[in-house]
RNA sequence: GGAUCUCUAGCUCAGUAGGUUAGAGCAUCUGGCUCAUAACCAGACGGUCUUGGAUUCGAGUCCCAAGAGAUUCA
Numbered sequence: 001g002g003a004u005c006u007c008u009a010g011c012u013c014a015g016u017a018g019g020u021u022a023g024a025g026c027a028u029c030u031g032g033c034u035c036a037u038a039a040c041c042a043g044a045c046g047g048u049c050u051u052g053g054a055u056u057c058g059a060g061u062c063c064c065a066a067g068a069g070a071u072u073c074a
Base pairs, nucleotide, nucleotide: 001073002072003071004070005069006068007067010026011025012024013023019057028044029043030042031041032040050066051065052064053063
């Protein structure tokens, strides 16, 4: 340098024929349970979906460019 893939919550990830409120598990916090801790149960908190444009009535999703990362070829 070429090719392919990934980027969504603190972490690991879902979210396909574009559609109404963006989700789960773990973590954190609060409460319950317990003599107490863990486990378990309930709840809360947490994201303008890497950035900037394009298309569209409408974009996490489609298109372009940039950034970061992974694999591979040379």

This is a predicted structure of a 74-nucleotide RNA (transfer RNA) from an uncultured Clostridia bacterium. Its Rfam family is "tRNA". Rfam classes the family as a transfer RNA. Its mean pLDDT, the model's own confidence on a scale to 100, is 82.